[in-house]
This is a predicted structure of a 75-nucleotide RNA (c-di-GMP-I riboswitch aptamer) from Desulfocapsa sulfexigens. Of the family's consensus pairs, 93% are formed in the model. The organism belongs to Desulfocapsa, within Bacteria. It was read from a public genome assembly, where an Rfam model found it. The prediction has a mean pLDDT of 87.
RNA sequence: CAAAGAUAAAGCCAAACCUAUUGUGAAGCAGGGGCGGAAAGCUACGGACCUUAACAAGAAAGCCGAGCUGCCUUA
Numbered sequence: 001c002a003a004a005g006a007u008a009a010a011g012c013c014a015a016a017c018c019u020a021u022u023g024u025g026a027a028g029c030a031g032g033g034g035c036g037g038a039a040a041g042c043u044a045c046g047g048a049c050c051u052u053a054a055c056a057a058g059a060a061a062g063c064c065g066a067g068c069u070g071c072c073u074u075a
Stems, first nucleotide, its partner, number of pairs: 003074003012037002017032003021028002035062001041068003045065003050058003
């Protein structure tokens, strides 16, 4: 440097749902919660999906691809 994710170790994120709040809405933010995740870190580039007042704008991206970055270990 590359590959892999068995074995560990230190950690990380956080589904559904509940409360509060914002929004026409999808949904977002905060707290609780923990289904799960080796990139469930970042981007929103392509496809799928969702909302609306539907030439378009928006939401999400833990759906499938893509790009960039990162911890540990080496059966």